The RNA shown here (c-di-GMP-I-GGC riboswitch aptamer) has 95 nucleotides and comes from an Actinomycetota bacterium. Rfam family: c-di-GMP-I-GGC riboswitch aptamer. Its family is annotated with cyclic-di-GMP binding in the Gene Ontology. The sequence was found by an Rfam model in a public genome assembly.

RNA sequence: CUUGACAAGGGCAAACCCGUCGGAAGGCGGGGGCGCAAAGCCACGGGACCCAACCUCGAAACGGCGGGGGGAGACGGUCAGCCGGGUUGCCUCGA
Numbered sequence: 001c002u003u004g005a006c007a008a009g010g011g012c013a014a015a016c017c018c019g020u021c022g023g024a025a026g027g028c029g030g031g032g033g034c035g036c037a038a039a040g041c042c043a044c045g046g047g048a049c050c051c052a053a054c055c056u057c058g059a060a061a062c063g064g065c066g067g068g069g070g071g072a073g074a075c076g077g078u079c080a081g082c083c084g085g086g087u088u089g090c091c092u093c094g095a
Stems, first nucleotide, its partner, number of pairs: 004091001011036002016031006034081001040087003044084003047079004051073001054069005
């Protein structure tokens, strides 16, 4: 340097549940543990996901809830555990 071992010591944490923030996708905290050798970090390329405001219908005392329409870039947003790329990094049998 490459590799990622039935290695050592450790690390992270899917679904689901609770709390919280958000309109939502989803984020964060706790529990949990499917998995992960970059499942550390970065929306750069591809991809996926969300749809406020506003209008309307329904039941409903209100708050608000549910359905439909609307809008497509709001300086739009989200996902790094979808793939690629960038970047940093612990340990390490064998070669």